[in-house]
């Protein structure tokens, strides 16, 4: 003492980038701002600077000068003044002289360097002032500032002459252990050398001043020794990026002599030699002051070098020296340059990177303050002077730290705000109120430490005391996830937000505002930068089969690494000791400011460097050995290994000749092409080039590329056996060098076939392609170049180890044998399967992608881009090396589930096929689109809208339009007030609604009132207005398709899988068998209804066999319960039986039996889900909108329009028919405001009368068919549209706009293009009947029965579906994705 999260996907695992949460800052910006302490404050223009200050001091070194005072003398005289001189004292100081201006203060331009850091060396050096010790200071001299005179100049500054002093300068003397030379000696050392005695020689010093009566003392002076302090020089190690900088160097490298320096040295010079540095990165380019330390981090690291401290460098730019102990000198000198200023134009002056301040730049950084009181520095004997160093103050939330903005109590949970399901919730004990406190603040008083005598800038400051009053003191950011914190309104892909993912297109927790809650708090956010997270450059601590990444392959240099045993050394390594690693900082402990920040004392740490003592396992070095690694020689066999020469047959093509005749060739189909000048075909002969069938094999050889007829030449390598010899000779391999498919290039040959380019023909919308006919480079050979490939096992080389099984190639051995047939063992190679292990998975697995070691190469998000520039190689093409700007939030790997495929397998369906009938053409009906309109209300729109909502629009309906009215409203309801009616009837105006008037007129009561109604008012009603993309419910469709899931278990890191797959079977995920699955659910099936058979029960209104009665006839009557029928209950059918096949499930059978046979026919029944499918106009409902109107009432109109287009139907086009006469037979239903028998009238619709029936009782009530007769193929005796006339019933009302009847008129249409639809049996087709809706209105809809077919070989194809499998860059899922222009 180590934390993660978001984001690639439908989901998953992985790889991988991007982003976030943390900390820090000399910061800046936005909003806000009470106090104090301690710090910090031009990061940019080393831009330019006005003004003031920042280095002076010493009269106790010197001569002068000046001032003041005193005394004396002289002069003038107004007798106490002036002046001159002398003496003395005090003060001042321009000059000479001394010391200091080399410190202190600033800045970081330059510098990649002994500049810095660290550790050493100096036997190669210096050191003023200071300390220690020893000795000394004798005697002379010559000048020069100042000053005076003259003089030049605008000024700054000089010049000449003359005078003068010193602790200024010079000579002589004296002197050593210093210095130089010579001689010999001792000791010591890492080389040169150092050091100590001894002897001789040479030469070199000095200054005085003050105090004192003096002695003397103090301060100085000279020489020498030692010390301290401070420096100089040298060396080891460390110290950024770039190789798209690979070679650099002439004083360069070394030597000798000389010079120079305090001192070594090419530091300089002359000569001599030719060296020196560099892949362990020289040289060049770029960038940069270095360090202690600071920030971050678990650490290792990474980044930084503000403040503080050490070192260096610089002082307008460049150069130079002088003085000095010390400088090549920030506030000194000289020269040059640029700039600014002054000028009399001749010439001068200046340098804030000192403190303030100004200007400029910039996002941005302070006062032209006060003091030397303290600390320190310079001078001085001292007093003292100087000090923008320093100590303090001012400004700034710039940072760190501390404090405050009140505390307690207080529920009717006040008002207000916000939300609301309207009940309430929340703000919230929060406020108010009550009781307190006084930190900060305000006022008043006292008043420090810092200085133990004097002296205080700070400062009347800190601090203390007293008083007053809750009074003066809270904001900022965020609230979709990451990430703590949610609602309302506004907005409507707009405005805007955004760190990443992403929000916003009318219900936004993501924008803006409000309320609320969250975070931090005198601050809070944003931006920028650094570290972290990032194991995302991986030393600690990553990878390279497919995600980015193994060099195309050898040989080999440097380098790295290296077998067994022994001895020695001690470089690495380990342990102890010593020195150093400055202080500050950090950590820790103790202490001082009330605490803290801050500050002080101690300790630790500083992982380092140097020296020293020891250890000897390992590495290394040395010595001498070993044989197992490696190699040589020997034995034997295998091989498309390489090279050169020769040679063989088959085939293609061409040539010649023969036979032969009309085509050949080619394609999906054709055409171009070849052919009567004889092709193709066929026979014979010949030419030429290229390639080598069969053998041939996941067989062999080679390092890779690669190598294939046969023979020969030369030649490389591997393997096996035995084990002689050498003795680690090995492995890898940056650079280097060689080899290196195809295509391509150069020169010269060759060219049969094939064949880029090219030409023609096709295909196509086009077709610069795919297909066809031709065809040149090229392919072949020789020599040279190129140097790349999916050069792949997408897997570098070497060594060792780690279960097995089974093939195959080449050897060897054993056993056995007639035999090397088999079998066993072993070595080398080459495949497959598979355990452990590994891996994201796929997979790999002794030929590793396992376990380890060594060496090399390579990777670090996608795109830009293997591009540009540079270099280099190449004849060129081009190769190698190889970026950045910009841009995206992904790009990617493996696997999963789906979907899809002009992928595959299996299966099904009126899906096709086989048939029958239609629609598409006509007229009409109806719906829709479009158009029109005042309105033509609205909705439904591929399948799955369009005779659909609507099962029935003349008014109504009605939602639309025009016009006329009403506004608590047409209807509902609460409350308040007033009234007593309301309703109803009548009259009038009006299109009506509505209005005016008249008549009539309350109930109950406990007498309080209540009920009811109207009027007025107030809450509210009302809306077919919007949103089906806010919803409920309901519905369509896939589809009555066979599927969809769950529990437990198992498998997988996971998404998921298994089950549900496989084989057989079924209509079916229906079953059977098999099976890591075993079971279960929703679906299937069955249970339900109906039809078909029978039994039984019950017989009225149904039925009538037997008996009886009876009629024109008739179940009409008695009666019956047999039959039909009705409607209850049951039975029956289950592949149950037989045969064959099959394990079984089951299948087949013109088998049986049975009314019915293999789900018997039909219906109801619709899994998980899909289509944001349909419906806010059936209904309900959230939100929004209207409220004298988008509500409501009324009249009229419209929904019915009509150039046109489409859907669904009806009627037809006729003779299987029409018209006509006659004769039959149903079922389902319905009926009192109804169905209506029957009679009469009418041609008829219908009317009039009348009867039965509230229904198994009565009624509606059949048509095709059948039997006759007629029409005779025509726009007709078909067809009936359209139109005219006349009627009927319904209804207030048939004009717009209904239905029916009669008469007349008599349109299109003669079987329908492309294409398209329904139907598999009581089905299609055809015939009529009923019902709902409904006053009336059907060709529609829903039902009912009558008559009643044809075809089905089969599953290739079209459509739809199911299942298994496969590919995928799709997942909005192929109507996808995506590329080029």
């Nucleotide at each position: 003492u180590u934390a993660g999260a978001g984001u690639u996907u439908g989901a998953u695992c992985c790889u991988g980038g991007c982003u976030c949460a943390g900390g820090a800052c000399g910061a800046a910006c936005g909003c806000u701002g009470g106090c104090g302490g301690c710090g910090u404050g031009c990061c940019u223009c080393a831009u330019a600077c006005a003004u003031g200050c920042a280095a002076g001091u010493c009269g106790a070194g010197c001569g002068g000068u000046c001032u003041u005072u005193a005394a004396g003398u002289g002069u003038a005289c107004u007798u106490g003044u002036a002046u001159a001189c002398u003496u003395a004292a005090a003060g001042a100081u321009a000059g000479c002289g001394g010391c200091g201006g080399a410190c202190g203060g600033g800045u970081g331009a330059g510098u990649a360097a002994c500049a810095c850091g660290u550790g050493g060396g100096u036997a190669a050096c210096c050191u003023g002032c200071c300390c220690u010790u020893a000795a000394g200071a004798g005697u002379g001299g010559a000048a020069u500032a100042a000053c005076g005179u003259u003089u030049c100049g605008a000024a700054a500054g000089g010049a000449a002459c003359g005078c003068u002093a010193a602790u200024a300068c010079c000579g002589c003397a004296u002197a050593a252990u210093a210095c130089g030379g010579a001689a010999a000696c001792g000791u010591c050392u890492c080389a040169u050398g150092a050091u100590g005695a001894u002897u001789c020689c040479g030469g070199g010093a000095a200054a005085g001043g003050a105090a004192g009566c003096a002695a003397u003392u103090c301060c100085g002076c000279u020489u020498a020794u030692g010390g301290a302090u401070g420096g100089g020089c040298c060396c080891g190690c460390g110290u950024c990026c770039u190789a798209u900088u690979a070679g650099c160097u002439a004083g360069u490298u070394g030597g000798u002599g000389g010079g120079g320096u305090a001192a070594u040295g090419g530091c300089c010079u002359a000569c001599c030699a030719a060296g020196g540095c560099g892949a362990c990165g020289a040289u060049g380019c770029g960038u940069a002051g270095c360090c202690g330390a600071a920030c971050u981090g678990a650490g290792a690291g990474g980044u930084u070098g503000a403040u503080c401290g050490g070192c260096c460098a610089c002082a307008c730019u460049g150069g130079g020296a002088c003085u000095g102990a010390g400088a090549c000198a920030c506030g000194g000198c000289c020269c040059a340059g640029a700039c600014u200023c002054c000028u009399a134009c001749g010439g001068g002056a200046g340098a804030c990177a000192g403190c303030a301040g100004u200007u400029a730049g910039g996002a941005a950084u302070a006062u032209u303050c006060g003091u030397c009181a303290a600390u320190g520095g310079g001078g001085g004997a001292a007093a003292c002077c100087c000090u923008g160093a320093u100590g303090c103050a001012g400004c700034a939330a710039c940072g760190c730290c501390g404090c405050g903005u009140g505390a307690g109590u207080g529920a009717u949970g006040a008002c207000g705000g916000c939300c609301u399901u309207c009940g309430g919730g929340u703000u919230g004990u929060a406020a108010a109120g009550c009781u307190c406190u006084g930190u900060c603040u305000u006022c008043a008083g006292g008043g420090a430490c810092g200085a133990u005598a004097a002296u205080g800038a700070c400062g009347g400051u800190a601090c203390c005391u007293g008083a007053g009053g809750a009074g003066g003191a809270a904001g900022c950011c965020a609230c979709g996830g990451c990430u703590a914190a949610c609602u309302a309104c506004g907005u409507g892909c707009c405005a805007g937000c955004a760190g990443c993912c992403g929000c916003g297109g009318u219900a936004a927790u993501a924008c803006g505002u409000a309320g609320g809650g969250g975070g931090c708090g005198a601050g809070c956010g944003u931006u920028g930068u650094c570290c972290g997270g990032a194991a995302u450059c991986a030393c600690u601590g990553g990878g390279c089969g497919u995600a980015a990444a193994g060099g195309g392959c050898g040989c080999g240099u440097a380098g790295g690494c290296g077998g067994u045993a022994u001895a020695u050394u001690a470089a690495g390594u380990c342990a102890g000791g010593u020195g150093u690693g400055a202080a500050a900082g950090u950590u820790u402990u103790c202490g001082g400011c009330u605490c803290a920040a801050c500050c002080g004392g101690g300790a630790a740490a500083g992982u380092g460097c140097a020296c020293u003592u020891g250890a000897a396992a390992c590495u290394a070095a040395u010595a001498a050995a070993c044989u197992u690694g490696a190699g040589u020689a020997c034995u034997g066999g295998a091989g498309a290994g390489g090279u050169a020469a020769g040679c063989g047959g088959a085939a293609u093509u061409c040539c010649u000749a023969g036979u032969g005749u009309a085509g050949c060739g080619g394609u999906g189909a054709a055409a171009u092409g070849c052919g009567u000048a004889g092709a193709u075909a066929u026979u014979a002969g010949g030419a030429g080039g290229a390639a080598c069938a069969c053998c041939g094999g996941u067989g062999g050889c080679g390092a890779a590329g690669g190598c294939g007829a046969c023979u020969u030449u030369c030649u490389g390598g591997a393997c096996u056996g035995a084990c002689c010899c050498u003795g680690a000779c090995g492995c890898u391999g940056a650079g280097g060098u060689g080899c290196g498919a195809a295509a391509g290039c150069g020169u010269g040959g060759g060219u049969a076939g094939c064949a880029a380019a090219c030409a023609g023909g096709a295909u196509u919308a086009g077709a610069u392609a795919c297909c066809c006919u031709g065809g040149u480079a090229g392919u072949c050979c020789a020599c040279g170049c190129u140097g790349u490939a999916a050069a792949c096992g997408a897997u570098g080389g070497a060594u060792a180890c780690u279960a097995g099984g089974u093939g195959u190639g080449g050897g060897a051995g054993g056993u056995a044998u007639c035999g090397a047939c088999c079998c066993c063992u072993u070595c080398c190679g080459u495949g497959c399967c598979g355990c452990a292990g590994c891996a994201a998975a796929c997979g790999c697995a002794a030929u590793a992608a396992g376990u380890a070691u060594c060496c090399c190469g390579c990777c670090u998000g996608g795109g830009g881009a293997g591009u540009a520039c540079g270099g280099u190689c190449g004849c060129a093409a081009g190769g190698c090396u190889g970026a950045a700007a910009c841009u995206c939030a992904a790009a990617g790997g493996a696997a999963u589930u789906g979907a899809c495929g002009g992928g595959g397998g299996c299966c099904c369906g009126c899906a096709c096929a086989a048939g029958c009938g239609g629609a598409g053409g006509a007229a009409c009906a109806u719906g829709u689109g479009g158009u029109u309109u005042a309105a033509u209300u609205c909705g439904a729109u591929g399948a799955u809208a369009c005779g659909c909502g609507a099962g029935g629009a003349g008014c109504c309906u009605u939602a639309c339009c025009c016009g006329g009215g009403c506004u608590u409203g047409a209807a509902a309801u609460g409350c308040u007030a007033u009234u007593g009616a309301c309703c109803g009837g009548c009259u009038c105006a009006g299109a009506g609604a509505c209005g005016a008037g008249c008549c009539u007129u309350c109930c109950c009561u406990u007498c309080g009132g209540g009920g009811c109604a109207a009027u007025a008012g107030u809450g509210u009603a009302g809306g077919u207005g919007c949103u089906g993309c806010a919803u409920g419910g309901u519905u369509g469709u896939c589809g009555u398709c066979a599927g969809c899931u769950c529990g437990u278990g198992c498998c997988g890191u996971g998404a998921g899988g298994u089950g549900u797959c496989g084989g057989c079977u079924u209509a079916a995920g229906u079953g059977c068998c098999a099976u890591a699955a075993c079971g279960a659910g929703c679906g299937c099936a069955a249970c339900c209804c109906u039809c078909a058979u029978c039994a039984u029960u019950a017989g009225u209104u149904a039925c009538u066999a037997a008996c009886a009665g009876g009629u024109u006839a008739a179940g009409c009557u008695g009666a019956g319960g047999a039959c039909u029928c009705u409607a209850g209950u049951g039975a029956g059918a289950c592949u149950g039986c037989c045969a064959u096949c099959g394990u079984a499930a089951g299948a087949u059978g013109c088998g049986a039996g049975g009314a019915a046979g293999g789900u018997g026919g039909g219906g109801a029944u619709g899994a998980c889900g899909u289509c944001a499918a349909a419906u806010c106009a059936g209904c309900a409902c959230g939100g929004c909108c209207c409220u004298u109107a988008u509500g409501u009432c009324c009249g009229g109109g419209g929904c019915g329009a009509c150039a046109c287009a489409c859907g669904u139907g009806u009627u037809a086009c006729a003779a299987u028919g029409g018209a006509u006469g006659g004769u039959a037979c149903a079922a389902c239903a319905g009926g009192c405001a109804g169905c209506u028998a029957c009679u009469u009238g009418g041609c008829g619709a219908c009317a009039a009368g009348a009867u039965g029936c509230u229904a198994a009782u009565c009624c509606c009530a059949a048509a095709a068919a059948c039997c006759g007769a007629u029409c005779u193929c025509a726009g007709u005796u078909c067809g009936g549209a359209u139109u005219g006339g006349g009627g009927g019933g319904u209804g207030c009302a048939a004009c717009u706009c209904g239905c029916c009847c009669c008469c007349a008129c008599g349109a299109a249409g003669u079987u329908g293009g492309a294409g398209u639809u329904g139907c598999u049996a009581g089905u299609a087709a055809u015939c009529g009947c009923g019902a709902a809706u409904c006053a009336g209105c059907a060709u529609g809809u829903c039902g009912c029965g009558g008559u009643g077919a044809a075809u089905g070989c089969g599953u290739u194809c079209c459509c739809g579906g199911g299942u298994c499998u496969u590919g995928u860059a799709c997942a909005c899922a192929c109507c996808g994705c995506c590329c080029g222009u």